[in-house]
Context: one part of a larger RNA
RNA sequence: UGACGGGGGCCCGCACAAGCGGUGGAGCAUGUGGUUUAAUUCGAAGCAACGCGCAGAACCUUACCAGCCCUUGACAUCCCGGUCGCGCGGAUCAGAGAUGAACCGCUUCAGUUCGGCUGGACCGGUGACAGGUGCUGCAUGGCUGUCGUCAGCUCGUGUCGUGAGAUGUUGGGUUAAGUCCCGCAACGAGCGCAACCCUCGUCCUCAGUUGCCAGCAGGUCUGGCUGGGCACUCUGGGGAAACUGCCGGUGACAAGCCGGAGGAAGGCGGGGAUGACGUCAAGUCCGUAUGGUCCUUAUGUCCAGGGCUGCACACGUGCUACAAUGGACGGCACAGAACGAGGCAAGACCGCGAGGUGGAGCAAAUCGUAAAAACCGUCCCCAGUUCGGAUUGGAGUCUGCAACUCGACUCCAUGAAGCCGGAAUCGCUAGUAAAGGCGUAUCAGCUACGACGCCUUGAAUACGUUCCCGGGCCUUGUACA
Numbered sequence: 001u002g003a004c005g006g007g008g009g010c011c012c013g014c015a016c017a018a019g020c021g022g023u024g025g026a027g028c029a030u031g032u033g034g035u036u037u038a039a040u041u042c043g044a045a046g047c048a049a050c051g052c053g054c055a056g057a058a059c060c061u062u063a064c065c066a067g068c069c070c071u072u073g074a075c076a077u078c079c080c081g082g083u084c085g086c087g088c089g090g091a092u093c094a095g096a097g098a099u100g101a102a103c104c105g106c107u108u109c110a111g112u113u114c115g116g117c118u119g120g121a122c123c124g125g126u127g128a129c130a131g132g133u134g135c136u137g138c139a140u141g142g143c144u145g146u147c148g149u150c151a152g153c154u155c156g157u158g159u160c161g162u163g164a165g166a167u168g169u170u171g172g173g174u175u176a177a178g179u180c181c182c183g184c185a186a187c188g189a190g191c192g193c194a195a196c197c198c199u200c201g202u203c204c205u206c207a208g209u210u211g212c213c214a215g216c217a218g219g220u221c222u223g224g225c226u227g228g229g230c231a232c233u234c235u236g237g238g239g240a241a242a243c244u245g246c247c248g249g250u251g252a253c254a255a256g257c258c259g260g261a262g263g264a265a266g267g268c269g270g271g272g273a274u275g276a277c278g279u280c281a282a283g284u285c286c287g288u289a290u291g292g293u294c295c296u297u298a299u300g301u302c303c304a305g306g307g308c309u310g311c312a313c314a315c316g317u318g319c320u321a322c323a324a325u326g327g328a329c330g331g332c333a334c335a336g337a338a339c340g341a342g343g344c345a346a347g348a349c350c351g352c353g354a355g356g357u358g359g360a361g362c363a364a365a366u367c368g369u370a371a372a373a374a375c376c377g378u379c380c381c382c383a384g385u386u387c388g389g390a391u392u393g394g395a396g397u398c399u400g401c402a403a404c405u406c407g408a409c410u411c412c413a414u415g416a417a418g419c420c421g422g423a424a425u426c427g428c429u430a431g432u433a434a435a436g437g438c439g440u441a442u443c444a445g446c447u448a449c450g451a452c453g454c455c456u457u458g459a460a461u462a463c464g465u466u467c468c469c470g471g472g473c474c475u476u477g478u479a480c481a
Base pairs, nucleotide, nucleotide: 001481002480003478004477005476007475008474009473010472011471012470013469015465016464019428020427021426022425023424026320027319028318029317030316031315032314033313034311035310042053043052064306065305067303070300073129077128078127079125080124081123082122083121084120087106088105089104090103092101093100094099109119110118111117131295132294134293135292136291140289142284143283144282145280147278152191153190154189155188156187157186158167159166160165171182172181173180197272198271199270200269202240203239204238205237206236207235208234211230216227217226218225243266246260247259248258249257250256322421326380327379328378329377330376331375338369339368340367343362344361348357349356350355387418392413393412394411395410396409397408398407434457435456436455437454438453439452440451
């Protein structure tokens, strides 16, 4: 100087407390451990691994396994020889296919000094080499997690100290903040904080193939439908607006704090992006890059099949429930943000349904995907039930070369556990929690109940900081560095 203390002081944070809803019990989904296996590819490991890499494992993916093949190779550059092409379509034999053998048709490269001369493509050969998701994240780059959006981390000069170092950065106030004020052997500065950026909230303005009967007219198809018009709503470009600016109180005459006015909004207005010096030899050589090392008729490559989906168990994360604030049936409204051409698909018809037929419109403020809870009626009457839907049997639909291992969905039947969950434990302070649905990426399809977004309905509680956890500043002890 640090680190540590079941030392002290001060102060924060959904840290506790106050509340609301969960997890831990059940069934299922998913990840992991374990176990099994020919293989169940690999990585991730307290917080910060475990719906994580996987924003899509039937084949492919695929890295794994057993097996059939290939050896200058599936891919790149160079050299030699040969052919003149490539490419497209059809079809035969062997084979699981890869591949091997053999064939037909279409089309027949560019430049040219007309020399197979040059380029290009293909075939064969030779070796240089290719190739490796093999190993090392404790050789690395890059990127990421975490402490933590915590308020800290440092430097120059000066001063003090023999020195390590100190001072500044401590102190008195204050703040979300090393934020600001005052003081001070310090005076300044840098990286952080804040602001500048995006978005939501108010108004003005510009612009109107969305919106409007607002004011006029037409029409009867009552639909902004038509003429017409940008007033309003809205869309999206510009601007204004908030600064403790004003008033009162308080404070040290300061910084600030408390109350008030005006205002759409008030003392950081809400949300986002933004992550200092560093820590964990944290994570990643399987995203890519890369040193070293290893393999080279195999640890490379191709193929078809299997596996990654196995199941006595254990754990994490979720979904659905255990019901009446509910379930069922009927009626009837109201979003936002997205996406759509090999696509989204309306109305109509067929089917109980998944879906099918067909196809208007739409490269989309114009067309489409397209809401649910809510609300209005009726039934159920507390029951393992008209709760709950697992499991299983049967019949189907769709995607796809192909749903046996191993897809999703529909219908009929079946109806399991479950009556609110031990010890323990998680999230959340407002348009939040909780509840309800909708969209997107990946994607042929989908094991999505996941992830990322969007809107609709919309609470309760916070006395307080003694205690638990994490953190900041000062100080104290130390046999630790």
Molecule: small-subunit ribosomal RNA, 3' major domain
Organism: uncultured Alphaproteobacteria bacterium